RNA sequence: GAGCAGGGCACUUAGGGUUCCGUUCGGCAAUCGCCGAGGUCUGGUCCGAGAAGUGUCGCCGCGGGGGCAAACUCUUCCACGGUACACGGCGGGCCAAAAUCCCGGGAGGU
Numbered sequence: 001g002a003g004c005a006g007g008g009c010a011c012u013u014a015g016g017g018u019u020c021c022g023u024u025c026g027g028c029a030a031u032c033g034c035c036g037a038g039g040u041c042u043g044g045u046c047c048g049a050g051a052a053g054u055g056u057c058g059c060c061g062c063g064g065g066g067g068c069a070a071a072c073u074c075u076u077c078c079a080c081g082g083u084a085c086a087c088g089g090c091g092g093g094c095c096a097a098a099a100u101c102c103c104g105g106g107a108g109g110u
Stems, first nucleotide, its partner, number of pairs: 007057006015047002020044002022041001023038006058083004063078005085105001087108001091103003
C1' cells in the first nucleotide's frame, strides 16, 4: 500500500421531522363542519441506529444421539459456549419532511 471478513431479519429505544390524525391561533359557519397558518405543538400514525437493547436465524467451537453394512473429513438432531473491537466530519440522497436512515466500519484520525 492492497485484498477478504467483521453476518441476516424482526421488535423496541435514543433520536427525527410534519403526509395523515389530533391540537393551537385566525376567519367563515353557528348544526355537522370548512378554509388558512403554526412542529419554537406535549402527543397518535410514520421514519429510525455499524459504533444502542432484546429475540431469532446463520456461522464457529466442544460434548452427546440418530442415519449410512461399518466408519468418516458425509448428513441430521439436542445441549452448552462464542460471535471481539469500534473516534468520525463536510456534503449529497430517500420518503411529506427530517434524522445517529442511505452514501458510510466511507473521507479523515488513532